[in-house]
């Protein structure tokens, strides 16, 4: 100074978010294996499978103080024989000691192993036995007296291989067996006291039964030849009586699955009498009765030895029952007794079977689930060791003797617990490795190196504790007649397997001692290099398809450490079986409705009892663990000591509030009764009217009908239509109403019977009668089924037209069952409010049915209350949300059902029901990480609404047709180099391929290179000429020639050789990127910060209403503000002004061929700088407004006109070939010169343009106006020459000064006159012109000759809304030159049309549905084909278990006979007989075996049935969007499939109008 300290999440469904749910992690633990490693030592623990079989040794003996033999030694005596003799030998006796088998005794029922069997009174707990037994021990009291027979040993014979069997003699006892005695004890009578029944105890009486052994040891008196008696004293043995361990038997309570096991039983329940037993008892037997037992789960089936405890947990629980420790069963497999106190006996016996040995083949032997120990089996489990010193058992008086119980050592890291493998200092921060961005950075104070230290291992010395007893040896006391004996006590000497030990002490020397695992998350720990969905990982999520922290290596790092991983299993986390502690509107879950028996669960009162409760006390919960204090090993594991604990059950006492049970009371639940009302509530019977259709007359003619559109059908043989008249079946229009009624299902014309319940109102009566209900009975739409009707109209299936790639379908025609009714079945639905009944309590508003009341009123309505329903909004509360909200999905109570991941599966198997069809109950295997429930934010919809745009629509004009010119495709090729491909590739890169470019093909050629920097050797200046060869490139030679500095040895510059680093690569990869472009799209969007609302993704803002071009602006608004886009701010264009006036301009002055000079500076223009437009003014709408319409003024008028700008992001869009770059990958080539080819190739195919097809035109002639541009290797005039391209030829001119350069359409003449032409121009053939080394392939232009197709373009499809389409020409870039009819500008000429948003493409806003989230090019669903895996069905075949019938039945136990044998007793001179036993039989009962018949399980079975998986098969499209025919649920019918149709139901159906409610003003 105690015993109560304790409960952690994470991954993982989605695009994100919350919930439901799982399935996985992190933890602890194991009698544990495996895989890599392994230094000591202490404690523990080790065949969890085959209760498979087992070699060889041991694991139960002991006693001579219970007998008789016989062996050996010794010692005494005796007697022989040999010898003189000691002596030797041999027989015999008697002692002593050690043996040996045997009689007999007590132990072999403990001790030890295993967990097969049992689901059971086996176990645990708690009780009882007045229904018991109990050797060995204690205690107590009384005996122990006196004959008799045998028998094994032992001798001997016979059989047998053997094991042994058997048969004659002898012989002993504490062996057997009579007699005696009787304290007692049974028995039988009586008395007294006593219990919970039977009954117990005690006493007295009485008769008759009932015992027994004996050994040792010592010995004074006495006896007696002697043994010995006799006495003491130990140890036995008898009968009793108790005790105390042990045990037997009984009963309460507790602990496993399974109902796809519902009934079970004949000794089976009881009961009278018997038999057994130690003892109750159907435990046996005969008899009688019929009964026990079961839903609180019998019977069956499967698993399993119970328990203290052990593991896990916060704890309540779950699992487990190795070691210790209590019980139980078991001993090779089944069955039986015997013997003893005890067994139906592990190491006894019989028996029967299996196995295995021996064998002479007759016939015997054995039983390791004892301890080691083989061997199988298995992922696995040790030595064929020491000891009896200790502790403990068994014999024995004792020594002793025996113990594989024990105690000890050994092997195994198999667990737990301790230690060590050093300790300090040491920066050059070595070397090596490893990564680097190349500086460095880590491995790292880590190592070297210095100073120590010595722990464990080695070495050498030393050494306890476990030892206490007992016996022995002395020595006192006690008993005693005794100094025996025996009994205590004190000393003494003795007794260790382990032990070569624990521990000391020296000694030596850092010397001998670190692995394993992992490093993507979860989880602590990162990088390099190789691999390239491969090889391989992975516990789940998942990595790997060329920059892998997820593979493998390898550095570094984390964590743990003589360990470390990984597999198995168990709890936990799992609040994922929710007692603690969960849910069922939609996630898995409310029975399809009531009744209504058994359970459960129940109103106010009052007396009582004391059944649960509750206190208290007592008993018992084994030790041992667990826990708390202490304590011993150096600590610690672990070991003692003490306490607490054991939450449990029995007993006493107490308490009475709540339960419960009895006994009374009440009236507020719950029923009766009486009054007026409401109502498709239910049967039956009858009765009505409009419709249909059909028949039959009349009237009347060509069509009816039907559909998107049509066709089939119907009709001239007369339909539709139309009027009359009959028939017939079924449904009942308006009223009708989220309105009634009913338990649900379901119930609608009208009147009559019957008849069920509800509501209201009165407050008589009854007095808890009440709720709920497993199982049960009832009732259950539709569809279906059965017999019998009926069948107007619909209408599964059929049939036919139609649609369609196809239509087994949606559409149309026809039209069976059926729907209808009667009586019988089925029993299901999305049988839904997806919400079980009942009760009670929690704000409110409204409407509406049914009633009643109150106020008014003449009566009523309106009005105010209340009761019952039906509804719609909402507060609290609740819920994952949605939603629900006095009609609960609030808040409580009672009782019922129901659920636990998806699928597999509303299946299979059984079993109940049903003709059938099918219904109720209902799994496993095997897959899968997930499935799902709401809300969310997108994109979608063949969903809605607003709204824009050359989108359409109205209009020009084209394009597809024709030739050609470009490009693409595809083909061809030695190459056609390489990209770009839906819009958004295709007159793209390419704003210029005859070489070159050039990347691409032949050929020939180089190899430090055609380029760049460095460095080593060497040579030479460099430059520069020449020859040969060649197709060039290149080889391959001649010739010429050195510069600077220098202290003179050598640097340096440049070229070149040679080698080395290295160059170069239009080789890949745009899917490693920068950069830049494209598209959405100049569309009006895209966000953020505060706040606010939601748990949360989100939401609001941004939505609404009005406007806009425009998220432009206004209003309003839980929002306020900003940010990037829009709009303006920038360029050109349109007017005007001011400045300025050459190279540009001329009105007005002279001047000329000319703005040519001179002059002017007004205009025009140039190009600087202002100004102007802002919905400014006025009018109308619209509430102001913001804006719209209109007028007017203005050059201009609602962003003037055009450009430049392209948010957030989207296509892994395009580009590694522009250039840059990471990685790869080639270096005598995938580099690099060079020649020639090709990129241009031609059967088609498409895109972009150009000319055209003519007369609004061509061709001729004449005349007229322009802008922007460009120019020195240029533009290049005038002039000549050429028909023309061109050519000479040069002036001017780095340009408002000169040149390109005549603008063309138009314009005004003249010609053509509708033709393949005076249209159109290809192809072609001749003849030239430029460029350029070079026009063959393969330029362009020019001339003259030729004159193709083509007379306005199919289906489709393009562009444009005003100076635009349309058309005409002109310039520039790139460029030696050109293929430009392209591109990029410029300026002439100059229109048409927009009612207007149904459509069609594109977007944007809001909504709405969603199983899409790679986002409808989505996602999915069946059939067939293929491959794997489980699995059901199956003729059947093979096994296991178990049940009934018979059959045969060993051992043995009992019972009965019994002619054979037989010592005790008893007869008795003897023989004989009797009892009695042995033996033998037979019966009953049975094991094991056979034989038939079943149940129940388990394997395998051809063939067959659906089910799961499995990157790219096959048919289609069903389901998700209004999924293009809404879906879905039951049923029936069809149909390659997924379906499809009939009927009847649901919203878990979009849209749209409408009716009711509702909420707001």
């Nucleotide at each position: 100074u105690u015993a109560u300290c304790g409960g952690a999440g994470a991954g993982u469904u989605u695009g994100a978010u919350c919930c439901u749910g799982g399935c996985u992690c992190a933890g602890a633990a194991u009698g544990a294996a495996c895989g890599c490693u392994g230094g000591c030592g202490g404690c523990g623990u080790g065949g969890u499978u085959a209760a498979g079989a087992c070699a060889u040794g041991c694991a139960a003996g002991u006693c001579g103080a219970a007998c008789g033999g016989u062996g050996u030694u010794c010692a005494g005596g005796u007697u022989g024989u040999a010898g003189c003799a000691a002596u030797a030998c041999a027989a015999u006796c008697u002692g002593a000691a050690c043996g040996c088998a045997g009689u007999g005794g007590c132990a072999g029922a403990c001790g030890g192993g295993u967990g097969c069997g049992u689901a059971a009174c086996a176990c645990g707990u708690a009780a009882g036995c007045a229904a018991u037994c109990u050797a060995c021990c204690u205690u107590u009291g009384u005996g122990u007296g006196g004959g008799g027979a045998a028998u094994a040993a032992c001798c001997u014979g016979u059989c047998g291989a053997a094991a042994g069997a058997c048969g004659g003699g002898c012989u002993a006892a504490u062996g057997c067996c009579g007699c005696a005695u009787a304290c007692g004890g049974u028995u039988g009578c009586c008395u007294g006291c006593u219990g919970c029944a039977u009954g117990g105890c005690a006493g007295g009486c009485a008769u008759a039964c009932u015992a027994a052994a004996a050994u040792c040891c010592g010995g004074g008196a006495c006896c007696g030849c002697a043994a010995g008696g006799c006495c003491g004293g130990a140890u036995g043995c008898a009968c009793a009586a108790a005790g105390a361990g042990g045990g037997g038997c009984u009963u309460g309570c507790g602990g496993c699955c399974u109902a796809u096991c519902a009934g079970c039983u004949a000794g089976u329940u009881g009961g009278c009498g018997g038999g057994g037993u130690a003892a109750c008892g159907g435990c046996c037997c005969a008899c009688c009765a019929a009964g026990g037992c079961a839903a609180a789960g019998a019977c069956g089936g499967g698993u399993a030895g119970c328990u203290g405890g052990u593991c896990u947990g916060a704890g309540a629980g779950g699992a487990c029952g190795a070691c210790c420790a209590g019980c139980c069963a078991c001993a090779c497999u089944g069955g039986a007794a015997c013997u003893g106190a005890g067994a139906c006996a592990c190491g006894g016996u019989c028996c029967a079977g299996a196995c295995a040995c021996c064998u002479a083949c007759g016939g015997g032997u054995g039983g390791c689930a004892g301890c080691a120990g083989u061997u199988u089996c298995g992922a696995a489990u040790u030595a064929u060791u020491c000891a009896c010193a200790a502790u403990g058992g068994g014999c024995g008086a004792a020594a002793g003797c025996c113990u594989g119980a024990u105690g000890g050592u050994g092997c195994g890291a198999c667990g737990c617990c301790g230690c060590g493998u050093g300790a300090g200092g040491g920066a050059c921060g070595a070397a090596g490795g490893u990564c680097u961005u190349c500086g460095g950075a880590u491995u790292g104070u880590a190592a070297a190196c210095c100073u120590c230290u010595g722990u464990c291992a080695c070495c050498g010395g030393g050494g306890a504790a476990g030892a206490a007893c007992g016996g022995c040896c002395a020595u006192g006391a006690c008993c005693c007649a005794a100094c025996a004996c025996g009994u205590c006590a004190u000393g003494g000497a003795u007794u260790g397997a382990c032990u070569u030990a624990a521990c000391c002490c020296g000694g030596a020397g850092a010397g001998g001692a670190a692995g394993c695992a992992g490093u993507g998350g979860c989880u602590a720990a990162c990088u390099c290099u190789g691999u390239g969905c491969c090889a391989g990982c992975a516990g789940c999520c998942g990595c790997g398809g060329u920059a892998a922290u997820a593979c493998a290596g390898a550095g570094a790092c984390u964590g743990c450490a003589a360990g470390c991983g990984u597999u198995a299993u168990u709890c936990g986390g799992a609040u994922u079986c929710a007692c603690u502690g969960g849910g069922c509107g939609u996630a898995a879950a409310g029975g399809g409705u009531g009744c209504g028996c058994a359970g459960g669960c129940g109103g106010u009162u009052g007396c009582g009892u004391g059944u649960g409760u509750u206190g208290g006390g007592u008993g018992u919960g084994a030790a041992a663990g667990c826990c708390c204090g202490g304590g011993g090993c150096u600590c610690a594991a672990c070991c003692c000591c003490g306490g607490a604990a054991u939450u449990g059950c029995g007993c006493c006492c107490a308490a009475a509030a709540c339960u419960a049970c009895g006994c009374g009371a009440c009236u507020a639940g719950a029923g009766u009764a009486c009054c007026g009302g409401a109502g498709a509530g239910g049967a039956u019977a009858g009765c009505g009217g409009a419709a249909u259709u059909c028949a039959c007359g009349g009237u009347g003619u060509a069509g009816c009908a039907g559909u998107g559109a049509a066709a089939u059908g119907c009709g001239u043989a007369g339909a539709u239509a139309u009027c009359g008249u009959g028939a017939a079946g079924a449904a009942c229009a308006c009223c009708a109403g989220c309105g009634g009624c009913g338990a649900a299902g379901g119930c609608g014309g009208c009147u009559a019977u019957c008849u069920g319940g509800a509501a209201g109102g009165u407050a008589a009566c009854u007095g808890a009668c009440g709720c709920u209900c497993a199982g049960g009975c009832a009732c259950g739409a539709a569809a279906g089924c059965g017999u019998g009707g009926g069948g107007a109209g619909c209408a599964a299936a059929a049939g036919g037209g139609a649609u369609u790639a196809g239509a087994u379908a949606c559409c149309c025609c026809u039209g069976u069952a059926g729907u209808c009714c009667a009586c019988g079945c089925c029993c299901u639905a999305a049988a839904c409010g997806g919400u079980g009944c009942a009760c009670a309590c929690u704000a409110g508003g409204u409407g509406u049915u049914a009633g009643c009341g109150g106020a008014u009123u003449c009566g009523a309505c309106c009005c105010c209350g209340u009761u019952a329903g039906c509804g719609c909004c909402c507060a609290a509360g609740c819920u994952a949300a949605c939603g629900c909200g006095u009609u609960a999905a609030g808040u409580g109570u009672g009782c019922c059902g129901c659920c636990u991941g998806a699928g597999g599966a509303c299946u299979a198997c059984g079993g109940c029901c049903g003709c059938a069809a099918g219904g109720c109950u209902a799994a496993a295997a095997c897959u899968c990480a997930a499935a799902g429930g709401a809300a969310u934010u997108g994109a979608c919809g063949g969903g809605g609404g607003c709204c824009c745009g050359c989108a359409c629509a109205a209009g020009c004009g084209g394009u597809g047709g024709a030739g050609c010119a470009u490009g693409u495709g595809g083909c061809u090729c030695a190459a056609u180099u390489c990209g770009a491909u839906g819009c958004a590739a295709c007159g793209c890169g390419a704003a210029g391929a005859a070489c070159c470019u050039u990347a691409c093909c032949a050929g020939g050629c180089c190899u430090u290179g055609a380029c760049a920097u460095g460095c080593a050797u060497u040579g030479g200046a460099c430059c520069g000429a020449c020859g040969c060869u060649g197709a060039a490139a290149g080889g391959c030679g001649u010739u010429u020639u050195u510069c600077c500095c220098g202290c003179a040895a050598g640097g340096g510059a440049c070229c070149g050789a040679u080698g080395c680093a290295c160059a170069g690569g239009u080789g890949c990869u745009g899917c490693a990127u920068g950069g830049c472009u494209g598209u959405c799209g100049u569309c009006a969007g895209c966000u953020c910060g505060u706040g606010u609302c939601g748990u949360g993704a989100g939401a609001u803002g941004u939505u609404g209403c009005c406007u806009u071009a425009a998220g432009u602006g206004g209003c309003g608004c839980a929002a306020c503000g900003a940010g990037c886009g829009c709009a303006a701010c920038c360029c050109c264009u349109g007017u005007c002004c001011c400045u300025a006036g050459u190279u540009g301009c001329c009105a007005u002055c002279a001047u000329u061929a000319a703005g040519u000079u001179g002059g002017g500076a007004a205009c025009u223009c140039u190009a600087g700088g202002g100004a102007g437009a802002c919905a400014a003014a006025c009018c109308u709408c619209u509430u102001u407004u913001a804006g719209a319409g209109g007028u007017g003024g203005g050059a201009a008028g609602g962003u003037g006109g055009g450009g430049a700008u392209g948010a957030c992001g989207u296509c892994a869009a395009g580009u590694c070939a522009g250039g840059a770059u990471g990685g790869c990958c080639c270096u005598u080539a995938c580099g690099g010169c060079c020649u020639g080819g090709g990129c241009u190739g031609c059967a088609c195919a498409c895109g972009u343009g150009c000319u055209a097809c003519a007369a609004u035109g061509c061709u001729c002639g004449g005349u007229a106006c322009a802008g922007a541009g460009g120019g020195a290797a240029g533009c290049g005039a005038a002039a000549c020459c050429g028909c023309g391209a061109g050519g000479u030829g040069g002036a001017g001119c780095a340009a408002a000064u000169c040149c390109u350069a005549u603008a063309a359409a138009a314009c005004c003449g003249a010609g053509c006159c509708c033709a393949g032409u005076u249209c159109a121009g290809a192809u072609u053939g001749g003849a030239g012109u430029c460029u350029g080394c070079a026009a063959c392939u393969c330029g362009a232009c020019u001339c003259c000759a030729u004159g193709a197709a083509g007379c306005c373009g199919g289906a489709a499809u393009c562009g444009c809304u005003a100076g635009u389409a349309a058309u005409g020409g002109c310039g520039c870039a790139u460029c030696a030159g050109c293929u430009a009819c392209g591109g990029c500008g410029c300026c002439g000429u100059g229109a048409a049309u927009a009612c207007g948003u149904u459509c069609c493409c594109g977007g944007g806003c809001c909504u709405u549905g969603u199983a899409c989230a790679c986002a409808c090019c989505g996602c999915c669903c069946g059939u067939c084909a293929c491959g794997u895996c489980a699995u059901g069905a199956a003729a059947g075949c093979c096994g296991g278990u178990u049940u009934c019938g018979c059959c045969c039945g060993a051992a043995g136990u009992g019972c009965g006979c019994u002619u054979g044998c037989c010592a005790a007793c008893c007869c008795u001179c003897a023989a004989a007989a009797g009892a009695g036993g042995c033996g033998g039989c037979g019966c009953c009962c049975u094991a094991a075996g056979g034989u038939g018949a079943g149940g129940c399980u388990g394997g395998u079975g051809a063939u067959u049935g659906g089910g799961a998986c499995g990157a790219a098969g096959u048919c289609g499209u069903a389901a998700c969007a209004a999924g293009g025919u809404a879906g879905c649920c039951g049923u029936a019918g069809g149909g390659g499939a997924a379906c499809c149709u009939g009927c009847g139901g649901c919203u878990g159906g979009a849209u749209c109008a409408c009716c009711u409610c509702c909420u707001u003003u």
This is a predicted structure of a 1561-nucleotide RNA (small-subunit ribosomal RNA) from an Opitutaceae bacterium.
The organism belongs to Opitutaceae, within Bacteria.
Its Rfam family is "Bacterial small subunit ribosomal RNA".